Source information
Predicted 3D model of a 104-nucleotide RNA (SAM riboswitch aptamer (S box leader)) from a soil metagenome.
């Protein structure tokens, strides 16, 4: 600096934990982490076809490489703001930014 509301899992092994922290909510012996195989998504990174525009970038395609993913929006909340509710304040709701984390 870009992207995070879409997408996409079976076997085997293993035997209690997993979804960053924290709370909440959830997943799990109908088998969790974690290793293997093999598959699938996607198109940042390479690469290859096409199209415009100055060299070099831009858009679209494909997917045999490198990465990276494959329950819930990054599961969801946290800090600020605003909107709605309500008699008011909180507490849901809902928008927007900010941290935070992940991946390139």
């Nucleotide at each position: 600096c870009a992207u995070c509301a879409a997408g996409a899992g079976g076997g085997g092994u293993g035997g209690a934990g997993g979804g960053a922290u924290u709370g909440g909510c959830c997943c799990a012996a109908a088998g969790a982490a974690g290793c293997c195989c093999c598959g699938c998504c996607a198109a940042c990174c390479a690469u290859c076809u096409c199209g415009c525009c100055u060299a070099g970038g831009c858009g679209a395609g494909a997917a045999c490489g490198g990465u990276g993913g494959c329950a819930a929006u990054u599961c969801c909340a946290u800090c600020a703001g605003g909107c709605u509710c309500c008699a008011a304040c909180a507490u849901g709701g809902c928008c927007u930014g900010g941290g935070a984390g992940a991946u390139g």